[in-house]
RNA sequence: CGCCGAAUCGACGCGUUCGAAACGCGUUGAACCGAGGACCCAGGUUCCUUUGGGGUGAAUCCCUGUCGCGGCUUUUCGCGCGCGGGGUAGGGCUACUUCCUGGCCCGAAUCCGUCAGCUAACCCGGUAGGCGUCGAGGAG
Numbered sequence: 001c002g003c004c005g006a007a008u009c010g011a012c013g014c015g016u017u018c019g020a021a022a023c024g025c026g027u028u029g030a031a032c033c034g035a036g037g038a039c040c041c042a043g044g045u046u047c048c049u050u051u052g053g054g055g056u057g058a059a060u061c062c063c064u065g066u067c068g069c070g071g072c073u074u075u076u077c078g079c080g081c082g083c084g085g086g087g088u089a090g091g092g093c094u095a096c097u098u099c100c101u102g103g104c105c106c107g108a109a110u111c112c113g114u115c116a117g118c119u120a121a122c123c124c125g126g127u128a129g130g131c132g133u134c135g136a137g138g139a140g
Base pairs, nucleotide, nucleotide: 001132002131003130004129008030009029010028011027012026013025014024015023031127032126033125034124036122041117052115053112054111055110056109061087062086063085064084065083066082067080068079069078070077071076090106091105092104093103094102097140098139099138100137101136
């Protein structure tokens, strides 16, 4: 100076200090983000409710190899929130911005705790963490 992401910007007070507009802590405001929460709708006795269910998030789903377990006379089958590979719903970057083309990537993780549809008023929380792209083209 930029990127992913809601994760930024102020005010006041205290502390530190020779001093401070820097730094730390606390309170508070704005902005952004997420959860809970009516009527109506979702529906009319069916279904679901341990085969639990649900939330944040782009992060879902499929195939295959291997490993472990179990069944099987064999061929083989099933399970695993194990490991590896390939693809995919979907998502990001491409340095003024938008669109197109091309190119490069992601396609995780985690929380609630038996419980939540939507949802105005109301109400409860979060403002982290991790990174280094471009110097490609066309149109406006």